[in-house]
The part of an RNA shown here (large-subunit ribosomal RNA, domain III) has 387 nucleotides and comes from Gallionella sp. Rfam family: Bacterial large subunit ribosomal RNA.
Context: one part of a larger RNA
């Protein structure tokens, strides 16, 4: 220079009370304002204690600070069903033998790893200062083991089926959700009207089990035969015959039970007051309409560029076993380990040297107007962006 520039989005603050040495900024209340396809909520990645509580204010916070993602201390993450681990494979990696190379090493078969994909199974309510599909209550489901009973050809690393998949388009049936009415609880005025066609709030309930609907696919069953499926086959495929007009598979939703339960506006009592907490009780809990980008639908139609694999699962036999073992159905008993789980997650906690106007994949998607996830104003919820 200069007590100058700046103090990081122009979403906005004001008042009262509390605490305190001190309050524009902390806490409580009232009013106002801002977002609301987000500036709300939940995950993945990443971070790693930042979560909650108590005590602090040197430093950190672009100011102050009694406050904090700061310091110190204590506490907090509970699973057969969520995710991983596990079984399976993709791209790709490694790679016994093998081939190549002077060597180091390279390639690569069998194989073995490798999810961003496939594979069994849980929902509703309550609870903590902080966890919950994990704890508690209620009601379920799955797998394998053992055992009992009845029936019985079982058996794989092999065969077959299935798993199993593209783009676009269109129609139908539903549901979530919304709205309105009815019902239930409450209110109804000091001013012209107002017991009414007025105002406010509520009207919520899952998985599972049973039934098998709107719809979609395949004709079904039996028999004979068979150069195919590396061997076999009663399975699949090929050929043929008879018979029946249906049969079977799949499939949202609705309905019933679940639920004489839970939840529920509130009411009463008691204790605390900063917030509130505990106990008892508990009304109505229906209908219509609208309606998805969600479900039926991995469907249907259509097109050419022709759109993973393997396991699980079903079935067939081989070797073998065949009074055993094994298989099917039903019942019972006991088991289900280990790891993650706090918190942030369009952000002050991740990536950007910062509490940085930048960047960051997925899910949810209320009301009025609107074609709309645009836009405007609002709800739930969250904030007023640390001078």
């Nucleotide at each position: 220079g200069a007590g100058u520039a700046a103090c990081g989005a122009c979403a906005a603050u004001g008042c009262g009370g509390g605490u305190g040495a001190a309050a524009a900024a902390c806490c409580c209340g009232c009013a106002c304002g801002c977002c609301g396809g987000a500036a709300g909520a939940c995950c993945a990645a990443g971070g790693g204690u930042u979560c909650c509580u108590g005590c602090g204010c040197a430093a950190c916070g672009c100011u102050a600070a009694u406050c904090g993602g700061c310091g110190c201390a204590g506490g907090g993450u509970g699973a057969g069903u969520c995710g991983g681990c596990c079984c399976c494979u993709a791209a790709g990696g490694c790679g016994a033998g093998a081939c190549c190379g002077a060597g180091a090493g390279g390639u690569g078969u069998a194989g073995u790893c490798g999810a961003u994909g496939g594979g069994a199974g849980a929902c509703g309510g309550g609870u903590u200062a902080a966890u919950a599909u994990u704890c508690c209550c209620g009601u379920a489901c799955u797998g394998g083991a053992u055992u009992u009973a009845a029936c019985u050809g079982c058996g794989a690393u092999g065969g077959g089926g299935u798993g199993a998949c593209g783009g676009a388009g269109a129609a139908g049936g539903c549901u979530a959700g919304g709205u309105u009415g009815g019902c239930c609880g409450g209110g109804u005025g000091u001013u012209g009207g107002a017991a009414g066609u007025c105002c406010c709030g509520g009207u919520u309930u899952a998985a599972g089990u049973g039934u098998g609907u709107a719809g979609g696919g395949a004709g079904g069953u039996u028999c004979u035969u068979u150069a195919g499926g590396u061997a076999a086959a009663u399975c699949c495929g090929g050929a043929g015959a008879a018979u029946c007009a249906a049969u079977u598979c799949u499939g949202a939703g609705a309905c019933a039970c679940g639920a004489u339960g839970a939840c529920g506006a509130g009411a009463g009592c008691g204790c605390u007051u900063a917030g509130g907490c505990g106990c008892u009780u508990g009304a109505a809990g229906c209908a219509a309409u609208u309606g998805a980008u969600g479900c039926c639908c991995u469907g249907c139609u259509u097109c050419c560029a022709g759109g993973a694999a393997a396991a699980a699962c079903c079935u067939c036999u081989a070797a073998g076993c065949u009074u055993c073992a094994g298989g099917u159905u039903a019942g019972a008993u006991g088991c289900a380990a280990c790891c993650g789980u706090a918190c942030c997650c369009c952000a002050a906690a991740c990536c950007g040297a910062c509490a940085c106007a930048g960047g960051u994949g997925g899910u949810c998607a209320g009301g009025u107007a609107g074609a709309g996830a645009a836009u405007a104003c609002c709800a739930a919820g969250g904030c007023g962006c640390u001078u």